[in-house]
Predicted 3D model of a 76-nucleotide RNA (transfer RNA) from a Deltaproteobacteria bacterium. The organism belongs to Myxococcia, within Bacteria. It matches the Rfam family "tRNA". Rfam describes the family as follows. Transfer RNA (tRNA) molecules are approximately 80 nucleotides in length.
RNA sequence: GGCGGCGUAGCUCAGGUGGCAGAGCAGGGGUCUCAUAAGCCCCGGGCCAGUGGUUCGAGUCCACUCGCCGCCACCA
Numbered sequence: 001g002g003c004g005g006c007g008u009a010g011c012u013c014a015g016g017u018g019g020c021a022g023a024g025c026a027g028g029g030g031u032c033u034c035a036u037a038a039g040c041c042c043c044g045g046g047c048c049a050g051u052g053g054u055u056c057g058a059g060u061c062c063a064c065u066c067g068c069c070g071c072c073a074c075c076a
């Protein structure tokens, strides 16, 4: 340098058929217990890496940029 994958909650990841952003864990509260843990119930937390575009409407499609990972190539 070329190609590909990934970037979504504190963490691990779903959501890619464009139409209300989710799960598990973690955190907070409650219940249970003599107490702790486990279990059960409830709650908070995001504007989806960034910019622009397409569209009535974008996490999702398109372009570019950034970051991480992989493969291939090149150089002295």
Stems, first nucleotide, its partner, number of pairs: 001072007010025004019056001027043005049065005